[in-house]
Molecule: transfer RNA
Organism: Cyanobacteria bacterium HKST-UBA04
RNA sequence: GCCGGUGUGGCGGAAUUGGUAGACGCGCUCGACUCAAAAUCGAGUGGAGCAAUCCGUGUCAGUUCGAGUCUGACCAUCGGCA
Numbered sequence: 001g002c003c004g005g006u007g008u009g010g011c012g013g014a015a016u017u018g019g020u021a022g023a024c025g026c027g028c029u030c031g032a033c034u035c036a037a038a039a040u041c042g043a044g045u046g047g048a049g050c051a052a053u054c055c056g057u058g059u060c061a062g063u064u065c066g067a068g069u070c071u072g073a074c075c076a077u078c079g080g081c082a
Base pairs, nucleotide, nucleotide: 001081002080003079004078005077006076007075010026011025012024019065027045028044029043030042031041032040046055047054048053058074059073060072061071062070
């Protein structure tokens, strides 16, 4: 230099065909249990805001009524070829 894969909450990882983003697990917070803790059980858990509401899928554009998903460029990372 060329070709291909991947990029989603704190972490892993879903989201079927373009149609409610974050299911499920881990972690964390609060509570129950306990003398106390561990284990177990219950509830909550993306961000801003008092709220209504707004923002959020590596970045920036494009297509579309609608994009995590399709297209282009770029960034990061992994692999192959030279």